[in-house]
RNA sequence: UCAGGUGGGCGGAUGGCCGCCUGUCGCCGGCCCUGCCGGCGGCGGGAGGAAAGUCCGGGCUCCACGGAAGCAGGGUGCCGGGUAACGCCCGGCGGGGGCGACCCCAGGGAAAGUGCCACAGAAAGCAGACCGCCCGGCGGACGGCUUCGGCCGGCGCCGUGGCAAGGGUGAAAGGGUGCGGUAAGAGCGCACCGCGCCGACAGCAAUGCCGGCGGCAUGGCAAACCCCACCCGGAGCAAGACCAAGUAGGGAUGACUGCCGCCGGCAACGGGGGCAGGGCCGCUUCCGGCCCGUCAUCCGGGUAGGUCGCGCGAGGCGUCCGGCAACGGGCGUCCCAGAUGAAUGGCCAUCCAGCGGCCCGGGCCCCGGCCCGGACCGUGGACAGAACCCGGCUUACAGCCUGCCUGACCCA
Numbered sequence: 001u002c003a004g005g006u007g008g009g010c011g012g013a014u015g016g017c018c019g020c021c022u023g024u025c026g027c028c029g030g031c032c033c034u035g036c037c038g039g040c041g042g043c044g045g046g047a048g049g050a051a052a053g054u055c056c057g058g059g060c061u062c063c064a065c066g067g068a069a070g071c072a073g074g075g076u077g078c079c080g081g082g083u084a085a086c087g088c089c090c091g092g093c094g095g096g097g098g099c100g101a102c103c104c105c106a107g108g109g110a111a112a113g114u115g116c117c118a119c120a121g122a123a124a125g126c127a128g129a130c131c132g133c134c135c136g137g138c139g140g141a142c143g144g145c146u147u148c149g150g151c152c153g154g155c156g157c158c159g160u161g162g163c164a165a166g167g168g169u170g171a172a173a174g175g176g177u178g179c180g181g182u183a184a185g186a187g188c189g190c191a192c193c194g195c196g197c198c199g200a201c202a203g204c205a206a207u208g209c210c211g212g213c214g215g216c217a218u219g220g221c222a223a224a225c226c227c228c229a230c231c232c233g234g235a236g237c238a239a240g241a242c243c244a245a246g247u248a249g250g251g252a253u254g255a256c257u258g259c260c261g262c263c264g265g266c267a268a269c270g271g272g273g274g275c276a277g278g279g280c281c282g283c284u285u286c287c288g289g290c291c292c293g294u295c296a297u298c299c300g301g302g303u304a305g306g307u308c309g310c311g312c313g314a315g316g317c318g319u320c321c322g323g324c325a326a327c328g329g330g331c332g333u334c335c336c337a338g339a340u341g342a343a344u345g346g347c348c349a350u351c352c353a354g355c356g357g358c359c360c361g362g363g364c365c366c367c368g369g370c371c372c373g374g375a376c377c378g379u380g381g382a383c384a385g386a387a388c389c390c391g392g393c394u395u396a397c398a399g400c401c402u403g404c405c406u407g408a409c410c411c412a
Base pairs, nucleotide, nucleotide: 001408002407003406004405005404006403007402008401009400010399012351013350014349015348016347017346018345020046021045022044023043024042025041026040027039028038029037030036031035048383052394053393055392056391057390058389059388060236061235062234063233073232074231075230076229077228078092079091080090081089082088093107094105095104096103097102108227109226113225114224115221116220117219130167131166132163133162134161135159136158137157138156139155142153143152144151145150175193176192177191178190179189180188194216195214196213197212198211199210201208202207240308241307242306243305250299251298252297253296254295255294256293257276258275259274260273262271263270264269277292278291279290280289281288315334316333317332318331319330320329321328322327352381354379355378356377357376359374360373361372362371363370364369365368
């Protein structure tokens, strides 16, 4: 200088004017006056790293539940640690990728059982034999040699023949490489590697390493069923709690117009019923249908509406200590959004990256382009917005800043 890897941070700045939500204080006014409501003013605060997706884990609330175990269902899955908890995070182990920094892994069990292994291929789970290699037998218008007796080679056919090294198929073909061995071959034998079992050592452990034994004996798939270990009640702030209006509706008590029967009572009176009555509809009358007592007081439930839940918290910042780290502890300091048709906005000015144009200066060379610096003009800020809260994960994101590390080249 170039190419990369990994971690952290920012997410336009300042000022002016006009507005919005909210806390607190003061003044004024109103009311049913320890207070509430309204207006004005001062001071303070007012979106995010993801507020998003709602995928995990919790707090909180209500419901259910005597305890424990089991069944069903769901989830998690190397080891250790962190945490309120987690499927998250940190550290380590194993496997894979990269020259490397570093990255990726749904990473328990396949000698408990069931199931599956497409296409291709002879054969895919009771392994198997297409080409090929080897052996034996037979054959003849094959070739060579011949001491003429045969011998050797090649070809074709046959064998419940031998083999599994080589070729070929496949994601995968019953360990790999080499030497020996053999008719040809083969863990058939041997060495090393791999694998399995046993033991010693290191480590909390996963695991690593060493030694011995076994000639290799049962390939893969469990994000297929399944087995093993561990975890899990349900619903969610529209949770839930309180106040509480009507010309809506329920109940209780009391009072109330006229007439006519019935029952009880000597009576006063009480009980119960009918009609008259009112409203609506059919144009109106008669008539017919449907509905209804009226008023007052009180009671409780719910709706609209309002209040709370609702902002001091697994809290932020700084510093010290412990720890490789995640994280934990001590001390100090700060109070930092709470809307509910839902505030956090609009305009202007100056500036900052970035982008485009033009001009000037310098440098390079392949001579009309590239690089660096400067002035001016224009443009100009991504993804996206709380709604009970918190810890994570995932996804989106213009443009920047910065720590550490790796590789290549050059210079000293």
The RNA shown here (Bacterial RNase P class A) has 412 nucleotides and comes from a Sneathiellaceae bacterium. The RNAcentral record of the sequence draws on ENA. Taxonomically the source falls in Sneathiellaceae (Bacteria, Pseudomonadati, Alphaproteobacteria, Sneathiellales). It is recorded under the gene name rnpB. Its Rfam family is "Bacterial RNase P class A". It is annotated as a ribozyme.